[in-house]
RNA sequence: GAUCGGUUAGCUCAGUUGGCUAGAGCGCAUACUUGACGUGUAUGAGGCCACAGGUUCGAGUCCUGUACCGAUCA
Numbered sequence: 001g002a003u004c005g006g007u008u009a010g011c012u013c014a015g016u017u018g019g020c021u022a023g024a025g026c027g028c029a030u031a032c033u034u035g036a037c038g039u040g041u042a043u044g045a046g047g048c049c050a051c052a053g054g055u056u057c058g059a060g061u062c063c064u065g066u067a068c069c070g071a072u073c074a
Stems, first nucleotide, its partner, number of pairs: 001073007010026004019057001028044005050066005
């Protein structure tokens, strides 16, 4: 330098053919339980989906550029 894949919650990930204002597990907070911790149960907080544009009535999803990570080739 070229090609391909990835970027979604604190972490690991899902998200179908574009269709209501995006989910799970672990973690976190609170309450109950315990002498206490842990386990368990219930409730809750936490995201403008890497960034910027475009297409569309409508974009996490499609297109373009940029950044970062990884793989392959040279």
RNAcentral holds the sequence, with entries from ENA. A computed fold for a 74-nucleotide RNA from a Candidatus Woesebacteria bacterium, annotated as transfer RNA. It matches the Rfam family "tRNA". The family's RNA type in Rfam is transfer RNA. Rfam describes the family as follows. Transfer RNA (tRNA) molecules are approximately 80 nucleotides in length.